[in-house]
This is a predicted structure of a 73-nucleotide RNA (transfer RNA) from a Bacteriovoracales bacterium.
RNA sequence: GCGCGCGUAGCUCAGUUGGUAGAGCGGUUGCUUGCCAUGCAACAGGUCGCCCGUUCGAACCGGGUCGCGCGCU
Numbered sequence: 001g002c003g004c005g006c007g008u009a010g011c012u013c014a015g016u017u018g019g020u021a022g023a024g025c026g027g028u029u030g031c032u033u034g035c036c037a038u039g040c041a042a043c044a045g046g047u048c049g050c051c052c053g054u055u056c057g058a059a060c061c062g063g064g065u066c067g068c069g070c071g072c073u
Stems, first nucleotide, its partner, number of pairs: 001072007010025004019056001027043005049065005
């Protein structure tokens, strides 16, 4: 330098023939208990790496760019 893959909640990841974003764990509050743990219920938490474009509508399509990983030269 070239090619491929990945980037979504605090962590690990789902979700793509475009249609209003989810799970598990973790966190907070409450219930339960003499206290803790366990269990149960509820809640909070994400400009989907960033910018631009296409579209009525983009996590998803196109272009650029940054980061990480792998391969090639």
Record summary
Rfam family: tRNA. Rfam classes the family as a transfer RNA. Rfam's curators write: Transfer RNA (tRNA) molecules are approximately 80 nucleotides in length. Its mean pLDDT, the model's own confidence on a scale to 100, is 80.